[in-house]
Transfer RNA from candidate division WWE3 bacterium RBG_19FT_COMBO_53_11, 72 nucleotides, folded computationally.

RNA sequence: GGGGUGUUAGCUCAAUGGCAGAGCGCCUCGUUUGCAACGAGGAGGUUAUCGGUUCAAGUCCGAUACACUCCA
Numbered sequence: 001g002g003g004g005u006g007u008u009a010g011c012u013c014a015a016u017g018g019c020a021g022a023g024c025g026c027c028u029c030g031u032u033u034g035c036a037a038c039g040a041g042g043a044g045g046u047u048a049u050c051g052g053u054u055c056a057a058g059u060c061c062g063a064u065a066c067a068c069u070c071c072a
Stems, first nucleotide, its partner, number of pairs: 001071007010024004018055001026042005048064005
């Protein structure tokens, strides 16, 4: 320098182009003398960045950045 894969909540990961979710973690409440466990509820997201296509984009296309990997 070139090819491929990936980037979504604090962490690990989902999500046929049509309301962005789960588990763990965090907060509150209940149960307990207390803790843990369990139950109920809640907060938390510029879907890496910038553009494009579309009525509608996490998803499709392009560029850029970062990580991993292959070739030279």
The prediction has a mean pLDDT of 82. Its Rfam family is "tRNA".